The prediction has a mean pLDDT of 81. Predicted 3D model of a 265-nucleotide RNA (Bacterial large signal recognition particle RNA) from a Candidatus Sumerlaeota bacterium. A source record names the gene ffs. The sequence is in RNAcentral, with records from ENA. Rfam family: Bacterial large signal recognition particle RNA. Rfam describes the family as follows. The signal recognition particle (SRP) is a universally conserved ribonucleoprotein involved in the co-translational targeting of proteins to membranes. By type it is a non-coding RNA gene.

[in-house]
RNA sequence: UCGCGCUAGGUGGGGAGUCAGCGGUAUCCUGUACCUGCAAUCCGCUUCAGCAGGACUGAAUUCCCCUUCGAGGGCCUGUCGAGUGGAGGCCGCCGCGGCAACGGGGUGAUGAUCCCCGGGUCCCGCGCAACUGGCGACUUCGAACCGGGUCAGGGUCGAAAGGCAGCAGCCCUAAGGAGACCCGUCAGUGUGUCGCGGGGGCGCCCGGGUGGAGCUACCGGGCCACGUAGCGCACUGUCCGGCAUUCUCGACAAGGGGUGCGCGA
Numbered sequence: 001u002c003g004c005g006c007u008a009g010g011u012g013g014g015g016a017g018u019c020a021g022c023g024g025u026a027u028c029c030u031g032u033a034c035c036u037g038c039a040a041u042c043c044g045c046u047u048c049a050g051c052a053g054g055a056c057u058g059a060a061u062u063c064c065c066c067u068u069c070g071a072g073g074g075c076c077u078g079u080c081g082a083g084u085g086g087a088g089g090c091c092g093c094c095g096c097g098g099c100a101a102c103g104g105g106g107u108g109a110u111g112a113u114c115c116c117c118g119g120g121u122c123c124c125g126c127g128c129a130a131c132u133g134g135c136g137a138c139u140u141c142g143a144a145c146c147g148g149g150u151c152a153g154g155g156u157c158g159a160a161a162g163g164c165a166g167c168a169g170c171c172c173u174a175a176g177g178a179g180a181c182c183c184g185u186c187a188g189u190g191u192g193u194c195g196c197g198g199g200g201g202c203g204c205c206c207g208g209g210u211g212g213a214g215c216u217a218c219c220g221g222g223c224c225a226c227g228u229a230g231c232g233c234a235c236u237g238u239c240c241g242g243c244a245u246u247c248u249c250g251a252c253a254a255g256g257g258g259u260g261c262g263c264g265a
Stems, first nucleotide, its partner, number of pairs: 001265006009057003012030004020046005034054005063258006072249003077244005083238004088233001091232003094227002097224003102220003105216003115209007122199006128192002130189007138179004147172004155164003
């Protein structure tokens, strides 16, 4: 140096999570690199850290170590954006109230505001009316006999003429019943087109006087005060995503280095 046969080792790795810790199933990133059984209210181990069984490869492009690169993941912090919660009326929008004539509108020399006088609205009393009810008056009905008038028939007296009493009927009425327009009267009041008298007097309305130019908060604007958590706003908690730095773990890849045994030539 070559050939043959073995063994160590290898047949994926990593992140986060779980765990006293180490692995695994599940999960994420890489990547293609055996099979069977167990396994998240978990499965198996103990710092040499999956357990049990089988298969392949096997001393180097394949195993081990170091360095570089770096997919990807994680923590903290900062910042931006979105969602959601808490609390805030010493912030804005908003609501109630007030002040004040800046603008507009309205009104004013056919005379403004203020001031003075009178009256009304308001209260009380009386009256009147209205309404409701009662009573009266009016109309009508209404008595077998115990109301009246007239009294057929019949009765009775009389010689007669006629008289008397008197039922029914008819008429009128009493007690009582019914009626509605007007009328009279009495009582009442959640009525008032009014009259008289008294009272009251902030506001509003009307009339008059004085006076001589503004008045008016209706609209917009301004100021003050109170209130309100619906919106905005400032504060804060939480959550999701983006970006950035540090830290941390780190696949794949690249470079370098290292590493058995036996036999034979």